[in-house]
Molecule: transfer RNA
Organism: Promethearchaeota archaeon
RNA sequence: GGGCCUGUAGAUCAGUGGAAGAUCGCUUGAUUCGCAUUCAAGAGGUCACGGGUUCAAUUCCCGUCAGGUCCA
Numbered sequence: 001g002g003g004c005c006u007g008u009a010g011a012u013c014a015g016u017g018g019a020a021g022a023u024c025g026c027u028u029g030a031u032u033c034g035c036a037u038u039c040a041a042g043a044g045g046u047c048a049c050g051g052g053u054u055c056a057a058u059u060c061c062c063g064u065c066a067g068g069u070c071c072a
Base pairs, nucleotide, nucleotide: 001071002070003069004068005067006066007065010024011023012022013021018055026042027041028040029039030038048064049063050062051061052060
């Protein structure tokens, strides 16, 4: 330098053109003498960034950035 893949909650990941979820973690309450466990509730997201297509984009297209991998 070129090809391919990935980028979504604090972490690991799923997801789909009609507007985002799981598990763990965090907070609060119940349970306990207390801790742990268990149960319930809750907070937490510019869906990497910019542009395009569309009535509507996290999803499709293009570019940029970052990471991974292969080739030279």